[in-house]
RNA sequence: UAGUUAUAAAGAAAGGCAGAAGGAUCAGACCUGUUGAAGCCUUAGCAACCCUUUGUGUUUCAGUACAUAGAUUUAAAGAAGGUGCUACAUUCUACCGAUCUCUCGGAAAGAUAGCUG
Numbered sequence: 001u002a003g004u005u006a007u008a009a010a011g012a013a014a015g016g017c018a019g020a021a022g023g024a025u026c027a028g029a030c031c032u033g034u035u036g037a038a039g040c041c042u043u044a045g046c047a048a049c050c051c052u053u054u055g056u057g058u059u060u061c062a063g064u065a066c067a068u069a070g071a072u073u074u075a076a077a078g079a080a081g082g083u084g085c086u087a088c089a090u091u092c093u094a095c096c097g098a099u100c101u102c103u104c105g106g107a108a109a110g111a112u113a114g115c116u117g
Base pairs, nucleotide, nucleotide: 001117002116003115004114005113006112007111013043014042015041016040017039021032022031023030027093028092029091044086045085046084049082050081051078052077053076054075055074057072058071059070060069090109095106096105097104098103
C1' cells in the first nucleotide's frame, strides 16, 4: 500500500511542554477551544480485535475403537503481551429505499482490528 472479514448511540483523563486552532475530506449544520485547540511527553484508565486459561460440541489421521494431538465452533473467566481508544452516534447531513414530515433502514467514504498478498 491493496484485497477481504468483523466492529462502532456502551466504556474510560489527569499532569507537563506548547500556543490557535480542532471535531478525516470539499460543503452545510451543530459543537469544542486563551477557564488553553492541534501536536509531543508522562502517568492512569477503558475495551476485549489478536491474545491467555478452563470447559463444551464438531472434525482430521485409516481396518475399527479409545486416548492424545491438531483444526474449528461455542461458553465462562482473565488482562501478561501486540494494537486501539479515553467531548459530541464514525458529532449529524449529503447517495439510495420506506415514510406526508418527523423518523427508520441501507450504501459510499473514513476509522480500528484480524487474516491474506
SAM riboswitch aptamer (S box leader), 117 nucleotides, folded computationally. It was read from a public genome assembly, where an Rfam model found it. Model confidence (mean pLDDT): 81 of 100.